[in-house]
The RNA shown here (c-di-GMP-I riboswitch aptamer) has 77 nucleotides and comes from a Desulfobacteraceae bacterium. Its mean pLDDT, the model's own confidence on a scale to 100, is 78.
RNA sequence: AGAUGACAAAGCCAAGUCUGUCUGUAUGAAGAUACGGAAAGCUACGGGUCUGAUGUUUAGAUAGCCGAGUUGCCAUC
Numbered sequence: 001a002g003a004u005g006a007c008a009a010a011g012c013c014a015a016g017u018c019u020g021u022c023u024g025u026a027u028g029a030a031g032a033u034a035c036g037g038a039a040a041g042c043u044a045c046g047g048g049u050c051u052g053a054u055g056u057u058u059a060g061a062u063a064g065c066c067g068a069g070u071u072g073c074c075a076u077c
Base pairs, nucleotide, nucleotide: 002077003076004075005074012037013036016033017032018031019030021028035064041070042069043068045067046066047065048062049061050060051059
């Protein structure tokens, strides 16, 4: 450096639900819990999906929908 690995170890994240907060909304942040995950780290670049206050062509969300880019722990070969 590359490949493989969630049935190893040490750790990590947190679906959904509940509380409560932000927002026009979708949704996001926080706490509890724990469905799951070898990148469930990051990026809205491509596709898909969601929202529709605004305006009439734009805006926002989803990275735990898929692809792509990029960074990274441990073990074995």